[in-house]
Molecule: Bacterial RNase P class A
Organism: uncultured Chromatiaceae bacterium
RNA sequence: CGAGUCGGCCGGACAGCUGCUGUGUCCUUCGUGGACAUGGAGGAAAGUCCGGGCUCCAUAGGGCAGGGUGCCAGGUAACGCCUGGGGGGCGCGAGCCUACGGAAAGUGCCACAGAAAAUAUACCGCCGAUGACCCGCGAGGGGCAGGUAAGGGUGAAAAGGUGCGGUAAGAGCGCACCGCGCGGGUGGCAACACGCCGCGGCAUGGUAAACCCCACCCGGAGCAAGACCAAAUAGGGGGACGAUAGCGCGGCCCGCGCUGUUCCCGGGUAGGUCGCUCGAGGUGCGCGGUGACGCGCAUCCCAGAUGAAUGGCUGUCCUCGACAGAACCCGGCUUACAGGCCGACUCGCUUU
Repeated sequence: CGAGUCGGCCGGACAGCUGCUGUGUCCUUCGUGGACAUGGAGGAAAGUCCGGGCUCCAUAGGGCAGGGUGCCAGGUAACGCCUGGGGGGCGCGAGCCUACGGAAAGUGCCACAGAAAAUAUACCGCCGAUGACCCGCGAGGGGCAGGUAAGGGUGAAAAGGUGCGGUAAGAGCGCACCGCGCGGGUGGCAACACGCCGCGGCAUGGUAAACCCCACCCGGAGCAAGACCAAAUAGGGGGACGAUAGCGCGGCCCGCGCUGUUCCCGGGUAGGUCGCUCGAGGUGCGCGGUGACGCGCAUCCCAGAUGAAUGGCUGUCCUCGACAGAACCCGGCUUACAGGCCGACUCGCUUU
């Protein structure tokens, strides 16, 4: 100097005039009218994908079905999230990804090609020792029965791999090493690792993001939840069941609770208040921890609209402005993002 990887931050600013809205104080013609002070959208507010707080069912259980997660250890209110490790894969590397329990419990599937795709074969081959045949004087040659799966071919994958011996030719048939299985040892909380020890010629696939098995977890509905106030109407009409009944608890069963429950037709109202923002809260410092995070002290209050509030104009600066607007709240994940800044690390080139 160039190319990358990981982490963090900002994401228009200032001034003037005018407009909207929450809270507090005062005035008031008591009408959301006026004055002053002060506050007023995000890192994702988005997606509605997870987990909760809160409210109601409701007094609150068990089982089945159903659903979710899936290496180990931690963090957290909790999680399918985060942190740190382990295994596997990618990258020269910094780093990145991981839907990562079980294939000897069982069932299914593996296209095409190939002889054959799981206790699965003989297409081209090799042998033909043994039995038998043909040719040849003979050496020898050809093959049938039979043996073989080492060589070749097909394929993502074909009865562990390399080498030596052995054989008629071959084959873990035997041996050495590697691989695999079983048992032990060492290190680690564990997943797991080990150029450790012993035994065994040894089951020769893959797939569970296929069904399944195993371990752990899970009530439902949701702020349009729910509570209160006011007002209006037709305390109208008809039907079913009725304590051995009906209704409620997402489905079913048990169980529990209540005493009436439920269906159809018709009529009225749909206005206001609360919920609604002080929180598993923010910031600073210290301590503990590899880290997520925890503890302690100090300090701060930081949107609560309801047909939906922060807009408009002018001037200057500049990185010339991207993605984009709360609606009960919080912790995550995922997706979108013009431009700019900071830090650490990796690789390459050059110079000293």